RNAcentral holds the sequence, with entries from ENA. Predicted 3D model of a 378-nucleotide RNA (Bacterial RNase P class A) from Candidatus Desulfatibia profunda. It is recorded under the gene name rnpB. The coordinates come from a structure-prediction model, not an experiment, and the mean pLDDT is 75. Rfam family: Bacterial RNase P class A. It is annotated as a ribozyme. The source organism's lineage runs through Bacteria, Pseudomonadati, Thermodesulfobacteriota, Desulfobacterales and Candidatus Desulfatibia.
RNA sequence: GGAGCAGUCCAGACGAUCGCUGGAUCAAUUUUUUGAUCCGGAGGAAAGUCCGAACACCGUAGGGCAGGGUGCUCCAUAACGUGGAGUCGCGGCAACGUGAAGGAAAGUGCAACAGAAAGCAUACCGCCUUGCACACUUGUGCAGGGUAAGGGUGAAAAGGUGCGGUAAGAGCGCACCAGUUCCCCGGGUGACCGGGGAAGCUUGGUAAACCCCACCCGGUGCAAGACCAAAUAGAGGAGCGUUUGAGAAUGGCCCGUUCAAGCUCCCGGGUAGGUCGCAAGAGGUGCCGGGCAACCGGCAUCCAUAGAUGAAUGAUCGUCGGCCGCUUCGGGGUAACCCGAAACGGAUCCAGAAUUCGGCUUACGGACUGCUCCGACC
Numbered sequence: 001g002g003a004g005c006a007g008u009c010c011a012g013a014c015g016a017u018c019g020c021u022g023g024a025u026c027a028a029u030u031u032u033u034u035g036a037u038c039c040g041g042a043g044g045a046a047a048g049u050c051c052g053a054a055c056a057c058c059g060u061a062g063g064g065c066a067g068g069g070u071g072c073u074c075c076a077u078a079a080c081g082u083g084g085a086g087u088c089g090c091g092g093c094a095a096c097g098u099g100a101a102g103g104a105a106a107g108u109g110c111a112a113c114a115g116a117a118a119g120c121a122u123a124c125c126g127c128c129u130u131g132c133a134c135a136c137u138u139g140u141g142c143a144g145g146g147u148a149a150g151g152g153u154g155a156a157a158a159g160g161u162g163c164g165g166u167a168a169g170a171g172c173g174c175a176c177c178a179g180u181u182c183c184c185c186g187g188g189u190g191a192c193c194g195g196g197g198a199a200g201c202u203u204g205g206u207a208a209a210c211c212c213c214a215c216c217c218g219g220u221g222c223a224a225g226a227c228c229a230a231a232u233a234g235a236g237g238a239g240c241g242u243u244u245g246a247g248a249a250u251g252g253c254c255c256g257u258u259c260a261a262g263c264u265c266c267c268g269g270g271u272a273g274g275u276c277g278c279a280a281g282a283g284g285u286g287c288c289g290g291g292c293a294a295c296c297g298g299c300a301u302c303c304a305u306a307g308a309u310g311a312a313u314g315a316u317c318g319u320c321g322g323c324c325g326c327u328u329c330g331g332g333g334u335a336a337c338c339c340g341a342a343a344c345g346g347a348u349c350c351a352g353a354a355u356u357c358g359g360c361u362u363a364c365g366g367a368c369u370g371c372u373c374c375g376a377c378c
Stems, first nucleotide, its partner, number of pairs: 001374010012320007020041009043350001047361002050359005055221004067217005072086005087101001088099004102212002107210002109206002124151002126147009159177006178202002180199008225276004236266005247259004283302008323346003327342006
């Protein structure tokens, strides 16, 4: 210098003006609203709503079936399908990445095309052989038998190589290699690893096919739910009243006049609406300790610090900073080009909380750190 791998951090800053929303205080005002001052006001993903919880209501003795999920080991955690550290397989020279990674020797199913045969095997060519016929020197044809070494098909053909063996062959026998099962020794909490031995045992693939095994799982989601509660209508209760006239209208009030069969009060549930749930939490920051790590413990400290609901958190301008483009100047270089400075112009990503947390996934701008491999020079 080039190519790559892993991780961490930031999410422009400041000022002015005009607004939005929440809280506190004060003032005005008619319950309510307005104004002033001060303070708070999005994210790393607030997103997708994919997992897991808290919380709430409903259901529920306990257990099972059905259904769904998870699936190497140990650890972490409130919990998880998440995370950490490992094991094994695969990919990469490496840093590192990646895997639904239990069971196919319980059973069932499936495998296009090709091929003789796709699973208690089979025989197209071939090899060997028996009988018959012909030829007659070894051959040819027909019928039958043995075989799986060789050819051929296929993604895959029933361990591989060699020697023996045989009519030809075959784990048929033997040696070595590979695998499987079992046993022993050593290491590891464990997955598993290392070493030794025995058995010809050689059993195909597929379980994100049914299935088997082990473990886990009740349902609905803050529009959960709790409380307060208008008008109107209805239901219930009490009182008064309909020739002994309740009540209403007129009116300042009484009398009077007119109308008149209902009127008044109480109460449950509950709609609109409102309040709470709802912002102190499996919380943040710092230090110390334990652990490889995820994480855990202790101490100190901070907190109204978003809490809207037709849903606030914004807009404009200025200055500065970083980025990109172009131009000019200076320096370096044979050159392409590189470095520095200035002016001008441009862009400034992805994206907006809605009960709250822990994760995952996806979108996206930039900076930095560590590591690996290659090349050159010292």